[in-house]
Context: one part of a larger RNA
């Protein structure tokens, strides 16, 4: 000086309490140990792995595994020779397929000093050499999660001390904040804090089309449907508005707190985005790039088939339920963020349905994709049931060469387990939590996961004694 104590003070934090919904028990999905297995490819492994890398494993992806094939190689630089094209469609035969052999049509390179002189392309040989998701994240860059959006980490000069350091940065009081104020051998700066960026919420002013539709006119079965209009709402643009600025009280006439008025908004309005000095040899050599190090008829490289999708158990993360605040039936309502030409599809029509046939308009405020919980009606009347929907039989759709190994989704039967979940434990402080649906990206298809939009819409917080993590003085230490 740290750092560590089941030492002390003071603080904070959905850390506890006070509350709402859960996990844990059942079913499926989906990752992960084990275990199988030719292969079940690699990686993540307390918090910080485990719906994680992957925001799309049926071929491809793919990196594993089997078989069959290449070897200057699938890709890039050079050297020698050769050929003028190269290429594009495209018969046929062998083949699991690559690939090997074969037909035929179009086309018949380019500069040019007309010299095989360049330049392109393609074949051959031979080496230089490609080539590796092989191996070391404990050899490294990059990025990256944590502690943590915690309030903290230094310097400089000055002083003090023999020095290692110390002060500053400690104290008194604020504060979300090393946030400001006073004091003080401290004076000052710097990298955080907070402002400065975005977006939500008021207002104005500018635009009015594709978007509005008060007034006014026409018109229709009916709709901004038409003339129009420029108020509103909305589009994007650009300014205004909050500043403890006013009052009152309480503070050291300080900073700053406590209430109050105006105000759409009040003391950081909300919310994002920002993540110091470092910590963990924390993670990634399989996004890239990179020392070294190993392989080179292979640990490269090409096909097809098959795993990654296995299954006795075991664990995380989820979806669905167990019911009546509920199922079913019918009747009828109100979003927003966002997508669309290899596409979104109205409307018509055919099929109980998934869909399929024709097909308008749209490269879009213009067309086109659009809701559910809610809200009325009737029903069921507490049961393994008109709860639940797993499995399982058949019979269709749709995607793509191709749905058996291994899709998704309709129909019809089937109708499991499950009557609220042990010890333990996780989220959450307001338009939050719950609970509704919806859109999107990956993508031919193929989400209960992600990544976003709306829609209904609580409860509780007395208070820090305790359990976790953190901050700041201090004090003990045989620890560095």
């Nucleotide at each position: 000086u740290g750092a560590c104590g089941g030492g002390g003070a003071c603080c904070c934090g959905c850390a506890c309490a006070a509350g709402c919904a859960g996990u844990g028990g059942a079913g499926u999905a989906u990752g992960u140990u084990g275990u199988u297995u030719a292969a079940u490819u690699c990686g993540a492994u307390g918090c910080u792995a485990c719906g994680c890398g992957a925001g799309a494993a049926a071929c491809c992806u793919u990196a594993c595994c089997g078989a069959c094939c290449c070897u200057u190689g699938a890709c890039a630089u050079c050297u020698u020779g050769g050929u003028c094209g190269c290429g594009a469609c495209u018969u046929c035969c062998a083949g699991a397929g690559a690939u090997g052999g074969u037909u035929g049509u179009c086309u018949u390179c380019a500069a040019u000093u007309c010299g095989g002189u360049u330049g392109g392309a393609c074949c051959a040989a031979a080496g230089a050499c490609a080539g590796a998701u092989g191996c070391u994240g404990c050899a490294u860059g990059g990025c990256u999660g944590u502690c943590g959006u915690c309030a903290g980490c230094u310097c400089g000069u000055g002083u003090c001390g023999u020095g290692a350091g110390a002060u500053g940065u400690u104290a008194g009081g604020u504060u979300a904040a090393g946030u400001c104020c006073u004091g003080c051998a401290a004076c000052g700066a710097g990298c955080g804090c907070a402002a400065c960026c975005c977006a939500c919420g008021c207002c104005c002013u500018a635009u009015g089309u594709u978007g509005c539709c008060a007034g006014c006119g026409g018109g229709u079965a009916a709709u901004g449907c038409c003339g129009g209009g420029a108020a509103c709402u909305c589009u994007u643009a650009g300014g205004g508005g909050a500043c403890u600025g006013c009052c009152c009280g309480c503070g050291u006439c300080a900073a700053g707190c406590g209430g109050g008025a105006g105000g759409a908004a009040g003391g950081u309005g909300u919310g994002g985005a920002u993540g110091a000095c470092g910590u963990c040899a924390a993670g990634u050599c399989a996004u890239c790039a990179u020392g070294g190090u190993u392989c080179u008829u292979a640990c490269g490289g090409g096909u097809c088939g098959g795993g990654c999708u296995a299954c006795a158990a075991a664990c995380g993360u989820a979806c669905u339920a167990c019911a009546a605040u509920g199922g079913u039936g019918g009747u009828a309502a109100c979003a927003a963020u966002g997508g669309g030409u290899c596409g979104c599809a109205a409307u018509g029509u055919c099929g109980c349905a998934a869909g399929g046939c024709a097909a308008a308009g749209c490269c879009a405020a213009u067309c086109c994709u659009u809701a559910a919980a809610a809200a009325c009606c009737a029903u069921c009347u507490c049961a393994g049931u008109u709860c639940g929907g797993a499995u399982u039989g058949u019979c269709c759709u749709c995607u793509g060469c191709a749905a058996c190994u291994c899709g998704a989704g309709g129909g019809c039967a089937u109708g499991a387990a499950g009557u609220u979940g042990g010890a333990a434990u996780u989220g959450c402080u307001a338009g939050u939590a719950a609970u509704c649906g919806c859109u999107g990206a990956u993508c031919a298809g193929a989400a209960u996961g992600c990544a976003g939009c709306g829609g209904u819409g609580a409860a509780u917080a007395c208070g820090u004694u305790c359990c976790c993590g953190g901050g700041u003085c201090u004090u003990g230490u045989a620890c560095a």